[in-house]
């Protein structure tokens, strides 16, 4: 230098197939229970879907550029 994959909640990952309300588990927080803690159960919170732009009534999803990481070729 060329190519491929990947990036979503604090962490691990879904949702993309065919564009249509952004979710789960764990952790943390509050509550019930318990003498207390743990466990179990319940509840709430937590997101600029790496960044910038384009298409669209509507984009995590499609298109372009760019950045980080991994791999391959040179």
């Nucleotide at each position: 230098g060329g190519g491929a994959g990947u990036g979503u909640a604090a962490c691990u990952c879904a949702a993309u197939u065919a564009g249509g309300c952004a979710g789960a588990g764990u952790a943390g927080c509050g509550g019930u229970c318990u003498u207390u803690u743990a466990a179990a159960c319940c509840g709430a919170a937590g997101g600029u879907u790496g960044c910038a732009g384009g298409u669209u009534c509507g984009a995590u999803u499609c298109c372009u550029g760019u950045c980080g990481c991994u791999c391959c070729c040179a």
Model confidence (mean pLDDT): 80 of 100. This is a predicted structure of a 74-nucleotide RNA (transfer RNA) from an archaeon. It was read from a public genome assembly.